Transfer RNA from a bacterium, 73 nucleotides, folded computationally. It matches the Rfam family "tRNA". By type it is a transfer RNA. Its mean pLDDT, the model's own confidence on a scale to 100, is 82. The sequence was found in a public genome assembly.
């Protein structure tokens, strides 16, 4: 240098032929218990990397840039 893949909730993923995003953990708050974990309900958390383009609508589709992770020289 060149290709290819990845970026979404604190963490580990999902998700979609474009129509206002989700689960497990983890937090907070109830309730349960002599007290404490677990167990059971709830609630909170997200400009879906970042900038621009296509559209009536982008988290998805397109072009850059940033960062990782793999091949190749």
């Nucleotide at each position: 240098g060149c290709c290819a893949c990845c970026u979404u909730a604190g963490c580990u993923c999902a998700g979609u032929u474009g129509g206002u995003a989700g689960a497990g953990c983890a937090a907070u708050g109830c309730a349960c218990u002599c007290g404490u974990a677990a167990c059971g309900c709830a609630u909170a958390g997200g400009u879906c990397a970042u900038c621009a383009g296509u559209u009536c609508a982008a988290u998805c589709c397109u072009g850059a840039u940033a960062g990782g992770u793999g091949g190749c020289u």